[in-house]
Parts: sequence; C1' cells; structure tokens
RNA sequence: GGUCUGGCGCGGCGCACCAGCGCGAACCGGGUCAGGGCCGGAAGGCAGCAGCCCUAAGUGCCAAGGAGCGGGUGCCGCCAGGAAGCC
Repeated sequence: GGUCUGGCGCGGCGCACCAGCGCGAACCGGGUCAGGGCCGGAAGGCAGCAGCCCUAAGUGCCAAGGAGCGGGUGCCGCCAGGAAGCC
C1' cells in the first nucleotide's frame, strides 16, 4: 500500500415525475351536428340523437431528452477512516 468501511463523482441497472406517442365520456364533457323533432305563413330560428372531431379524470407504451430516487450495482476514479488477520 491492498483486502475492509463510509462519503462523493462517473458509468451501468431498476423505478417512473415531466416531456413524447396512444387509448380514453353510449345520456349525465366540448365542437360540428345528416336524418328526424319543435317554432314560424315564409325567410329563418331553436334544442339536439346517431356519426365524425377534440379533450378531462384515468390508463397503456416509451426510457433517446429534462429533473429525481434506489441497490446484494462496477477489475472505475477521488477523499476519509481503519482493531485484528491475510497478501
């Protein structure tokens, strides 16, 4: 000096907050509302189902980006500690 312990850094792995990509409300969310309905003499107006579009709560995926957390993580680096034994 190493083995050992602790801390920090870096790397790796895992988790999954944000971001990203999806799904996502039969009426009780939004938009647009065929048909049909209602009002009207008409022009036109009103509410609005289905469909379509959008989104909330929520939920799935992802781990390349941002911010974190974790360990029976590492032939890694630095610092500190260190009784005995061993090298």

The RNA shown here (Bacterial small signal recognition particle RNA) has 87 nucleotides and comes from Meiothermus granaticius NBRC 107808. The coordinates come from a structure-prediction model, not an experiment, and the mean pLDDT is 76. The source organism's lineage runs through Bacteria, Thermotogati, Thermales, Thermaceae and Meiothermus granaticius. Rfam family: Bacterial small signal recognition particle RNA. It is annotated as a non-coding RNA gene. Rfam describes the family as follows. The signal recognition particle (SRP) is a universally conserved ribonucleoprotein involved in the co-translational targeting of proteins to membranes. For this family Rfam cites "SRPDB: Signal Recognition Particle Database" (Rosenblad et al., Nucleic Acids Res, 2003).